[in-house]
Overview
The RNA shown here (transfer RNA) has 73 nucleotides. Its Rfam family is "tRNA". It is annotated as a transfer RNA. The prediction has a mean pLDDT of 80.
């Protein structure tokens, strides 16, 4: 330098064909009880890496940039 894969909640990851951004764990509250743990219920938490484009509508498609993994020279 080139090719390829990835970047979404605090962490690990989903999101079908472009159509309301979710789960588990963790966190907060409540219930349960001698107390804790476990269990159950409820809740908060997001500029979907960044900049632009296409579209009625983008996590998803296109271009560029940044960072990380793998490969070629």
């Nucleotide at each position: 330098u080139c090719c390829u894969c990835g970047a979404u909640a605090g962490c690990u990851c989903a999101a079908u064909u472009g159509g309301c951004a979710g789960a588990g764990c963790g966190c907060g509250g409540c219930a349960c009880u001698g107390u804790u743990a476990a269990u159950g219920c409820c809740g908060g938490g997001g500029u979907u890496a960044c900049u632009g484009g296409u579209u009625c509508g983008a996590g998803u498609c296109c271009a560029g940039u940044u960072c990380g993994g793998g490969g070629a020279g």
Background:
RNAcentral holds the sequence, with entries from ENA.